This is a predicted complex of two RNAs, RNase P RNA and transfer RNA, with 481 nucleotides together. It holds a member of the Rfam family "Bacterial RNase P class A". Rfam describes the family as follows. Ribonuclease P (RNase P) is a ubiquitous endoribonuclease, found in archaea, bacteria and eukarya as well as chloroplasts and mitochondria. It is annotated as a ribozyme.
RNA sequence: GUGCGUGAACUGGCGAUCGCCGGCGCCACCGGCGCCGGAGGAAAGUCCGAGCACCAUUCGGAUCACGGUGGUGGGUAACGCCCACCGGCCCUCGUCGCGGGUCAGGGACAGUGCCACAGAAAACAGACCGCCGGCUUCGGCCGGUAAGGGUGAAACGGUGCGGUAAGAGCGCACCGCCCGGCCGGUGACGGUCGGGGCACGGCAAACCCCACCGGGUGCAAGCGCAAGCAGCUGCCGGGCCGACUCCGCCGGACGCGUUCCGUCGGAGAAGGCCGCCUCGGAUCCGAGGGUCCCGUCCGGGCGGCAGCGGGUCGCGUGCUCGAGGGCGUCGGCAACGGCGCUCCCAGAUGAAUGAUCGCCGCCCGCGGAUGCGGGAACAGAACUCGGCUUACCGGUCACGCGCGACG
RNA sequence: GCGCUCGUAGCUCAGCAGGAUAGAGCAUCGGUUUCCUAAACCGAAGGUCGGAGGUUCGAAUCCUCCCGGGCGCG
Numbered sequence: 001g002u003g004c005g006u007g008a009a010c011u012g013g014c015g016a017u018c019g020c021c022g023g024c025g026c027c028a029c030c031g032g033c034g035c036c037g038g039a040g041g042a043a044a045g046u047c048c049g050a051g052c053a054c055c056a057u058u059c060g061g062a063u064c065a066c067g068g069u070g071g072u073g074g075g076u077a078a079c080g081c082c083c084a085c086c087g088g089c090c091c092u093c094g095u096c097g098c099g100g101g102u103c104a105g106g107g108a109c110a111g112u113g114c115c116a117c118a119g120a121a122a123a124c125a126g127a128c129c130g131c132c133g134g135c136u137u138c139g140g141c142c143g144g145u146a147a148g149g150g151u152g153a154a155a156c157g158g159u160g161c162g163g164u165a166a167g168a169g170c171g172c173a174c175c176g177c178c179c180g181g182c183c184g185g186u187g188a189c190g191g192u193c194g195g196g197g198c199a200c201g202g203c204a205a206a207c208c209c210c211a212c213c214g215g216g217u218g219c220a221a222g223c224g225c226a227a228g229c230a231g232c233u234g235c236c237g238g239g240c241c242g243a244c245u246c247c248g249c250c251g252g253a254c255g256c257g258u259u260c261c262g263u264c265g266g267a268g269a270a271g272g273c274c275g276c277c278u279c280g281g282a283u284c285c286g287a288g289g290g291u292c293c294c295g296u297c298c299g300g301g302c303g304g305c306a307g308c309g310g311g312u313c314g315c316g317u318g319c320u321c322g323a324g325g326g327c328g329u330c331g332g333c334a335a336c337g338g339c340g341c342u343c344c345c346a347g348a349u350g351a352a353u354g355a356u357c358g359c360c361g362c363c364c365g366c367g368g369a370u371g372c373g374g375g376a377a378c379a380g381a382a383c384u385c386g387g388c389u390u391a392c393c394g395g396u397c398a399c400g401c402g403c404g405a406c407g
Numbered sequence: 408g409c410g411c412u413c414g415u416a417g418c419u420c421a422g423c424a425g426g427a428u429a430g431a432g433c434a435u436c437g438g439u440u441u442c443c444u445a446a447a448c449c450g451a452a453g454g455u456c457g458g459a460g461g462u463u464c465g466a467a468u469c470c471u472c473c474c475g476g477g478c479g480c481g
Stems, first nucleotide, its partner, number of pairs: 001403008010394001012360007020038008040378001044389002047387005052218004059286006066214005071085005086105001087103005106209002111207002113203003128149002130145006157175006177196008222317004231308007238274004244268005250262004254257001276289003292301003324343008362375005408480007417433004426464001435451005457473005
């Protein structure tokens, strides 16, 4: 100098004229004047998490089901997000290390399942070629072997030496694996020492196991006002016990009456139990709600649930002061947090934030300069935040890598 | 604002429990047969499995993100 990768922030400002919306103030108030403010980094997808509202006081708790996350520690209101660290893999490097990138990173000894074709053999399997030994009618047969070769994505440890008939962890050294001790670290983990059998493939984005988390519905949630209509049909409103009250028959007591007691029968009944109902699925426990009114009966009313049908699709509120922004400082490797000062920064509702001109800023090309010409993508708030993902003009900054040239 | 489902040849659809050449019918083209056509018979061609990544030895199938279509609730 050039190219690539990763990440971060920006992606317009000032003034004038006219036109809109909101707030505040004033006025002579169906309106006018002045001042202030007026789309995004993604406002998008609706993938996560919340704040907030309702579901009777979410009724509460437990178990299962269902869904989600998955190394360790920290941050946060919380998260599947962010930060740091550990480990695996890749790049770079003579090696280690540094640096960069990436990971859907718990468990294969809880169990079940899959590994096609090829190959002798794909999980506690197995001998095709080969090697060694013996026999031989010279066709071959028997035994040993898994070091060499072949197949395959992967072959029941790797390299080297010894040993052996030939071989094999058979033995040894170093790796690898397992067990244990010590040291460092909050921890994942790392280092070191000793011992051991030299044996225990892969896949969990296979079912699953383990750990942790999780009510539902959602601002079109809800609250209020105004207006308006038309109801119909079906089902259900129960069972058992029961202090107590009244009536009746009989008996008894007594002070002989509108007195008290007892058995039986009838009617009513506070309350209790069961049944029914109570967040999105199931079960259990606890807690709570209803179990009604008129009528002699039939029945009717009222209430609950379900289906069909009709009316209202209007106005206000929710609606913008927030886990808020800026500056400084302290703590922390960082994410972030504390403290101090300061600021108010869209709230529309068939839908405002626009148009023109000039200047500046940014970018590209030309030019000696003044300057000239051109360009701006993806894309519009609708309750609000913290993230993720996707779309995108233009350059800037930081880190890393490759290539080329010069010193 | 929510829930469910689909995308495979020109068309309509199988394949979705991961195995190696991805199928069927109709349509198209060629041939046979027929006086000629139709029918019938034989054969052929036609595929980024909506798109892009990932897991795995291997993906239409499993996972993630993106783009479209349909149905239902509100």